[in-house]
C1' cells in the first nucleotide's frame, strides 16, 4: 500500500395478504355521498423482530450443539403512506491475505 469477508451510515430496488363487516368520533356535501382515525369480529399474509428443528463420530442411546427467505404466526402486516428480509452502489471503521 492493501483483496476478500465483517460492522455502521447514505442512496436505489424490494413481495405477499380484506381499501371486509359493525360501532363511535371528526371533516366534507343542500342532500345523497366521500374520506380519515380508533375499537371490536371474522378472514388472510410472512421478508422487521421472536420461537422451533436437520446435518455434525462405524452403529445405537444419552448429553451438547444446531441454520434458513423451512415451519409457527406471539408480535407485525393486508388501498395509499410507512415498514420490509435480501440485493446493488458509495462513504467510514476495525481486522488483515498478500
Nucleotide at each position: 500500500c492493501g483483496a476478500a469477508g465483517c460492522c455502521g451510515c447514505g442512496c436505489g430496488g424490494g413481495a405477499g395478504a380484506g381499501u371486509u363487516c359493525g360501532a363511535a368520533c371528526c371533516c366534507u356535501u343542500a342532500c345523497c355521498u366521500g374520506g380519515g382515525u380508533u375499537c371490536g369480529g371474522c378472514g388472510c399474509c410472512g421478508a422487521a423482530g421472536g420461537a422451533g428443528c436437520a446435518a455434525g463420530u462405524c452403529c445405537u442411546c444419552c448429553c451438547c450443539g444446531g441454520a434458513a427467505c423451512c415451519u409457527c404466526u406471539c408480535a407485525g402486516g393486508c388501498a395509499c403512506c410507512u415498514g420490509g428480509a435480501c440485493c446493488g452502489c458509495g462513504c467510514g471503521g476495525a481486522c488483515g491475505a498478500g

This is a predicted structure of a 98-nucleotide RNA (Glycine riboswitch aptamer) from Amycolatopsis taiwanensis. The model forms 90% of the base pairs in the Rfam consensus. Its mean pLDDT, the model's own confidence on a scale to 100, is 76. Lineage of the source: Bacteria > Actinomycetota > Actinomycetes > Pseudonocardiaceae > Amycolatopsis.